The prediction has a mean pLDDT of 75. A computed fold for a 389-nucleotide RNA from an Anaerolineae bacterium, annotated as Bacterial RNase P class A. Lineage of the source: Bacteria > Bacillati > Chloroflexota > Anaerolineae. It matches the Rfam family "Bacterial RNase P class A". It is annotated as a ribozyme. Gene Ontology terms of the family: ribonuclease P activity, dimeric ribonuclease P complex and tRNA processing. The model forms 97% of the base pairs in the Rfam consensus. The sequence is in RNAcentral, with records from ENA. The gene name in the source record is rnpB.
RNA sequence: UGAGAGGGCCAGGUGAUCGCGGGCGGAGCAAUCCGCCUGAGGAAAGUCCGAACUCCACAGAGCACGAUGCUGGAUAACAUCCAGGCAGGGUGACCUGACGGCAAGUGCAACAGAAAGCAGGGCGCCGGCGGGCCGAGCCCGCCGGUAAGCGUGAAAGGGUGGUGUAAGAGACCACCAGCGGUCCAGGUGACUGGGCCGGCUAGGCAAACCCCAUCGGGAGCAAGACCAAGUAGGAAGGCGCGACGCGGCAUGCCGCGUCACAGGGCUGCUCGCUCUGGCCUUUGGGUUGGUCGCUAGAGGCGGCGGGCAACCGCCGUCCCAGAGAGAUGAUCACCGCCGCCGCGGCUUCCGCGGCGGCACAGAAUUCGGCUUAUCGGCCCUCUCAGGGU
Numbered sequence: 001u002g003a004g005a006g007g008g009c010c011a012g013g014u015g016a017u018c019g020c021g022g023g024c025g026g027a028g029c030a031a032u033c034c035g036c037c038u039g040a041g042g043a044a045a046g047u048c049c050g051a052a053c054u055c056c057a058c059a060g061a062g063c064a065c066g067a068u069g070c071u072g073g074a075u076a077a078c079a080u081c082c083a084g085g086c087a088g089g090g091u092g093a094c095c096u097g098a099c100g101g102c103a104a105g106u107g108c109a110a111c112a113g114a115a116a117g118c119a120g121g122g123c124g125c126c127g128g129c130g131g132g133c134c135g136a137g138c139c140c141g142c143c144g145g146u147a148a149g150c151g152u153g154a155a156a157g158g159g160u161g162g163u164g165u166a167a168g169a170g171a172c173c174a175c176c177a178g179c180g181g182u183c184c185a186g187g188u189g190a191c192u193g194g195g196c197c198g199g200c201u202a203g204g205c206a207a208a209c210c211c212c213a214u215c216g217g218g219a220g221c222a223a224g225a226c227c228a229a230g231u232a233g234g235a236a237g238g239c240g241c242g243a244c245g246c247g248g249c250a251u252g253c254c255g256c257g258u259c260a261c262a263g264g265g266c267u268g269c270u271c272g273c274u275c276u277g278g279c280c281u282u283u284g285g286g287u288u289g290g291u292c293g294c295u296a297g298a299g300g301c302g303g304c305g306g307g308c309a310a311c312c313g314c315c316g317u318c319c320c321a322g323a324g325a326g327a328u329g330a331u332c333a334c335c336g337c338c339g340c341c342g343c344g345g346c347u348u349c350c351g352c353g354g355c356g357g358c359a360c361a362g363a364a365u366u367c368g369g370c371u372u373a374u375c376g377g378c379c380c381u382c383u384c385a386g387g388g389u
Base pairs, nucleotide, nucleotide: 001385002384003383004382005381006380007379008378009377010376012335013334014333015332016331017330018329020039021038022037023036024035025034026033027032041360045371046370048369049368050367051366052365053220054219055218056217060271061270062269063268065216066215067214068213069212070084071083072082073081074080085099086097087096088095089094100211101210105209106208107205108204122150123149124146125145126144127143128142129141130140131139132138158176159175160174161173162172163171177201179198180197181196182195183194184193185192186191224292225291226290227289234283235282236281237280238279239278242259243258244257245256246255247254248253261277262276263275264274265273266272299318300317301316302315303314304313305312306311336358337357338356339355340354341353342352343351344350345349
């Protein structure tokens, strides 16, 4: 100097004039006026994951269903984050991983090939028998052996070298790779390294069904709470209004309890629990107003300490939107940043002038993440290449 990798921050600034929402204070009978403070994001988006909070509700069990899937931590929790392990990519800094199990079972793999999970025999090689040819040889047929050589394919069932054989083959041997068993060492652990023994080798896919382990109630601020008002607690039809015991008393009603029946709730089902004594169908009317929830928080900032880190603890300090058809804006000037053009200069770059541009985008209960969109600027650390000193 160039090319990269990882992380953090900002998201235009200042002033003037006018206009909005909230809070506090003052003046005023009131309408209203004045002053101070404050008022969109790094993603507010997506609604993907997790929660806080609210209700079902006083709240269980099992099955189904769903989610997660290496180890250890962080966290309120999570599919997030941190640190590691293994595998893969990259010269490297680093990056990615849907990362438990295929000798539990079932299944899939087009085409090609003889054959794609216990196999397979196509071409070929060897032996025997028979035939053709005068005949070594060569050719054909049948039977038996074989899987080293060839072919197809992404993949054909360990590799290299030898012994052996009629021809071969882990049939046997040596050295490797893999697998299984066992022992030692290191590590909290996932795993890593090494020794010994064994047999000859147990392909791919579980983001295939499945198996295993762990976890999981549901719905959601349009959750929900309160106040006010109101017609028609309307009309028609159907089912049901049972039994026993106790008490009161007006002998028929009321209340309580048990059983039965009916309806509802707890996710989908079952059990169980619980609520109500009426329930179901059709039709019709009224209300759709107001207040709260609604912003002081798993909060921000600063310092110190612990930890490799994520993060945690302590101390101090601050209050930084709560709208409600939905505020946070408009205009002007200067500055800032970026791009292009021109001019000048010691041409690495700097200065001046002109023109143009300044993104993605907008709170609606809140928070921790993930994903997506995006004009630009600044800072820190690291890697590789080239050059100079």